[in-house]
A computed fold for a 101-nucleotide RNA from an uncultured Chloroflexota bacterium, annotated as SAM riboswitch aptamer (S box leader). The sequence was found by an Rfam model in a public genome assembly. Its mean pLDDT, the model's own confidence on a scale to 100, is 86.

RNA sequence: CACGCAUCGAGAGCGCCGGAGAGAUACAGCUCGACGAGGGCGCGGCAACCAUCGGCUCCACCCGGGACCGGAACGGUGCCAACGCUGUGAGGCGAUGCGGG
Repeated sequence: CACGCAUCGAGAGCGCCGGAGAGAUACAGCUCGACGAGGGCGCGGCAACCAUCGGCUCCACCCGGGACCGGAACGGUGCCAACGCUGUGAGGCGAUGCGGG
């Protein structure tokens, strides 16, 4: 970077830096922002995709493997305004995880 699969109406805050827009993209709204947003850093937190522990069932019958349920949250990620803010374009696009490239 492209592809495949899954999720996207819940949840989560204080300090410092910085200084004007931001909410992915276009338009139209709406909301947030000098009572300092967006962004970065520190600490903290939320959650449970991968990994992990257990259960159950199916496949296999050498090791094991898949689905589902539950636990924990040390590890790998992620996230911490509002239904991905709303509508249209849109069977599209975006974000996050996992997989093999």